[in-house]
Context: one part of a larger RNA
RNA sequence: GUCAACGAGUUGUUGUUGCAAGCGAAGUUUAUAAUUAAAUAAACGAAGCGAAAGCGAGUCCACAAAGGGCAACGAAUAAGUUUGCAGCUUCAAACCCGAAACCGAGUGAUCUAACCAUGGACAGAUUGAAGGUUAACACCAUUUGACUGAAGGAUCGAACCCGUACGUGUUGCAAAACGUUGGGAUGAUCUGUGGUUAGGGGUGAAAGGCCAAUCAAACUCGGAGAUAGCUGGUUCUCUGCGAAACCUAUGUAGGUAGGUUGUUUGUCGUAUCCCAACAGGGGUAGAGCUCUGGAUGAAAGGUUAAAAUGAAUAAUUUUAUUUAAGUUCAACCAAACUUCGAAUACUGUUGUAGGAUUUAACUGAUAAUCACACUGCGAGCGAUAACGUCCGUAGUGGAAAGGGAAACAACCCAGACUUUAGAUCAAGGUCCUUAAAUCUGAACUAAGUGAGAAAGGCAAUGGAUGUUCGAAGACGAUCAGGAUGUAGGCUCAGAAGCAGUCAUCAUCUAAGGAAAGCGUAACAGCUCACUGAUUGAUGGAUGUUCAUGCCGAAAAUGUAACGGGACUAAGUUCAGUACCGAAGUCAAAGGCAUUGCCAGUUGAGCAAUGCGGUAGCAGAGCAUUCCGUAAGUCGUGGAAGGCAACCCGUGAGGGUUGUUGGAGGCAUCGGAAGUGAGAAUGUUGAC
Numbered sequence: 001g002u003c004a005a006c007g008a009g010u011u012g013u014u015g016u017u018g019c020a021a022g023c024g025a026a027g028u029u030u031a032u033a034a035u036u037a038a039a040u041a042a043a044c045g046a047a048g049c050g051a052a053a054g055c056g057a058g059u060c061c062a063c064a065a066a067g068g069g070c071a072a073c074g075a076a077u078a079a080g081u082u083u084g085c086a087g088c089u090u091c092a093a094a095c096c097c098g099a100a101a102c103c104g105a106g107u108g109a110u111c112u113a114a115c116c117a118u119g120g121a122c123a124g125a126u127u128g129a130a131g132g133u134u135a136a137c138a139c140c141a142u143u144u145g146a147c148u149g150a151a152g153g154a155u156c157g158a159a160c161c162c163g164u165a166c167g168u169g170u171u172g173c174a175a176a177a178c179g180u181u182g183g184g185a186u187g188a189u190c191u192g193u194g195g196u197u198a199g200g201g202g203u204g205a206a207a208g209g210c211c212a213a214u215c216a217a218a219c220u221c222g223g224a225g226a227u228a229g230c231u232g233g234u235u236c237u238c239u240g241c242g243a244a245a246c247c248u249a250u251g252u253a254g255g256u257a258g259g260u261u262g263u264u265u266g267u268c269g270u271a272u273c274c275c276a277a278c279a280g281g282g283g284u285a286g287a288g289c290u291c292u293g294g295a296u297g298a299a300a301g302g303u304u305a306a307a308a309u310g311a312a313u314a315a316u317u318u319u320a321u322u323u324a325a326g327u328u329c330a331a332c333c334a335a336a337c338u339u340c341g342a343a344u345a346c347u348g349u350u351g352u353a354g355g356a357u358u359u360a361a362c363u364g365a366u367a368a369u370c371a372c373a374c375u376g377c378g379a380g381c382g383a384u385a386a387c388g389u390c391c392g393u394a395g396u397g398g399a400a401a402g403g404g405a406a407a408c409a410a411c412c413c414a415g416a417c418u419u420u421a422g423a424u425c426a427a428g429g430u431c432c433u434u435a436a437a438u439c440u441g442a443a444c445u446a447a448g449u450g451a452g453a454a455a456g457g458c459a460a461u462g463g464a465u466g467u468u469c470g471a472a473g474a475c476g477a478u479c480a481g482g483a484u485g486u487a488g489g490c491u492c493a494g495a496a497g498c499a500g501u502c503a504u505c506a507u508c509u510a511a512g513g514a515a516a517g518c519g520u521a522a523c524a525g526c527u528c529a530c531u532g533a534u535u536g537a538u539g540g541a542u543g544u545u546c547a548u549g550c551c552g553a554a555a556a557u558g559u560a561a562c563g564g565g566a567c568u569a570a571g572u573u574c575a576g577u578a579c580c581g582a583a584g585u586c587a588a589a590g591g592c593a594u595u596g597c598c599a600g601u602u603g604a605g606c607a608a609u610g611c612g613g614u615a616g617c618a619g620a621g622c623a624u625u626c627c628g629u630a631a632g633u634c635g636u637g638g639a640a641g642g643c644a645a646c647c648c649g650u651g652a653g654g655g656u657u658g659u660u661g662g663a664g665g666c667a668u669c670g671g672a673a674g675u676g677a678g679a680a681u682g683u684u685g686a687c
Base pairs, nucleotide, nucleotide: 001687002686003685004684005683006682011092012091015088016087017086018085019084020083021082022081023080027044028043029042030041048055049054058070059069060068061067095233096232098230102223103222104221105220106219107218113197114196115195116194117193118192119191120190121189122187124156125155126154127152131148132147133146134145135144136143160184161183162182165180166179167178168177199215201211202210203209236621237620238619239618240617241616246259247258248257249256250255262366263365264364266362267361271359272356273355274354275351276350277349278348279347280346286340287338288337292334293333294332296330297329298328299327302323304320305319306318307317308316309315372397373396374395375394376393377392378391380389381388402413403412404411417590418589419588420587422586423585424584428580429579430578431565432564433563437577439576440575441574442573443572444571450567456551457550458549460548461547462546463545464544465543466542467541468540469539476535477534478533479532480531481530483507484506485505488502489501490500513528516527517526518525591611592610593609594608595607596606597605598603622676624673625672626671627670628669632666633665634664641660642659643658644657645656646655647654648653
């Protein structure tokens, strides 16, 4: 892992609701150990009020005859009680499995820690303390040499004890080993045997270490099915409806309670919603600048400073990149500004007809939910970042399958009862992949734009439009001229159109600047402006605007920014026709549910409407074991069980036949439950 078996809302009790049954106000019922009857007692009910004594259709508070509370009366309404079954609930282990822990009583020091008693072990080599002897020096004291001596938690290093570093091993040789290396090795040494200390206790040269592979409180059994707002699991079928992830509170935030929302019973009977009309209040969007606050320019006037005039610090005049508060004019900004001011939304009233097989409201019972997600719109926070966060509002997902978006919960279309070689159509599509147009008409694009991007840029292309030149010849091209006073004055080494500065006239002309550029040391030289000739234009020059392109454009495995092939349309824009396209709609057949109808056919009739669904509520069924029915009935002329085929049922399932099997089974209608497995790191067994 697979297969098989086992495996989870039970039982008692309290309350309450529903359904059913008995009796019923001279009520109902019953414990007391079999049964029956009666009595006593007791429970609930027939009366309430008060804390109570107590009083009583009233009573309590109170001084009260006041006032108020509760009750009675009345308001269409006087019913209880006992039992059974079902839902929920209380107390119990209370649907099942699961802690870490807590407490009690015991068992452990053959491991290990420390201690006690009594024994044992330590190759070899090295160093050479104290002390001693002797010699020299010497008054003494002392010093020195040699020899001797054999101390030490001394040195090196086996046994022995330990375990430093690295490697191997890691389903190992081994639940801690092996190899190499390493530390101690006469000592606070190592070790044998016996003994002592016990669980909030021991022992500890102290690491929370060790106390039998277990230690921040050992192990065994018991309290015990501890508790678990936590995780996991919770077994047959069909039918109807169908949520929530919100509000309030919470030692509360992943729990729970009340409410909203779901289901279902009963009441009511359109009271509801859509739609229409009418009546309302508002201060949002927008707008505006009257107020509040911000913010720009100008004008008048004023202020300040400087200068001039003045004998003067007075006065006057002029100038200024000065200017507080205000005035006037112009143009602005605001969630916490408003002289203004919508659309929606909300509230109310009315409603002839219409739509909604239902809505609203009330009532009893009973849940689930209280982690929400994305998208559009309106805001806050953030960076007008986030598949961000937090509100409001709508949709979808959640609980929704189908078609489209290549793939893609939340986007677009559309809501799956079953069946169909059917029809039609939505979004979206119609060259091939791939169902359907290589469809029609008019344009644009040349960039593979289409099929990713900004500021900014492009004599890119197509349209619209303005101004202007042009047969008295435009624009362009070609030929020619482009001169003189003069090298203008100044400056300068030089300055001659062309370093710089000032001026920028005149003449001759068809035209030609005291020169627009290149150039020279300065000249020279080459062009330009300007002019003539030739050529001969439905043209030229220059703006604005719309559309479409181009540049701007760099990323990591591999084209890789149309899904691919490919496409010059099979791209883009406008207009049109046809077709394809879904579980939509229609058609045909069938099923189920609900409601309605039947004065003639009351039929398993007809009609209408509905039938996606998680949590969940409600309804109807199937099967298993046992009991009654049953001294019945089936069975060796073959029971149960196994296997197979066929038939019936929406389904759980049922039946028939054959075969196997070899002795018991059971219809029907009821009753009772150890009543249904694929999941629980489920339990046991087999492979």
A computed fold for a 687-nucleotide part of an RNA from Candidatus Hodgkinia cicadicola, annotated as large-subunit ribosomal RNA, domain II. Model confidence (mean pLDDT): 82 of 100. RNAcentral holds the full RNA, with entries from ENA and SILVA. Its Rfam family is "Bacterial large subunit ribosomal RNA".